[in-house]
RNA sequence: CUUAUCGAGAGCGGCGGAGGGACGGGCCCGACGAUGCCGCAGCAACCAGCCCCGCAAGGCGCUGGUGCUAACUCCUGCAAGACCCUUCUUCGGGAAGGCUCUUGAAAGAUAAG
Numbered sequence: 001c002u003u004a005u006c007g008a009g010a011g012c013g014g015c016g017g018a019g020g021g022a023c024g025g026g027c028c029c030g031a032c033g034a035u036g037c038c039g040c041a042g043c044a045a046c047c048a049g050c051c052c053c054g055c056a057a058g059g060c061g062c063u064g065g066u067g068c069u070a071a072c073u074c075c076u077g078c079a080a081g082a083c084c085c086u087u088c089u090u091c092g093g094g095a096a097g098g099c100u101c102u103u104g105a106a107a108g109a110u111a112a113g
Stems, first nucleotide, its partner, number of pairs: 001113006011040005019029003023077004041069003046065003049060003073107001078104005084098005
């Protein structure tokens, strides 16, 4: 850089001692010890492997390479659309803002190349 996926799933122990959840805003987690590292256990099924098989599709999770085990990628950010609300108005469903929802992108993560 390209492609695919991102509403599911899966925690205990040890070390250590202050911030962490990528970034901004929000909202959370954290001295009842988080984040992180290590060990074990587990989840998943991207790749390999195995089964099935004309191919494709499908299946398994015994083995290997990754990955993952708070919250939907925790929510949101940009664009468009729908309902409703508020304010302004030159009164023209004109303008601005807000809530909720939907779709698409962007960013990020993971895998394979």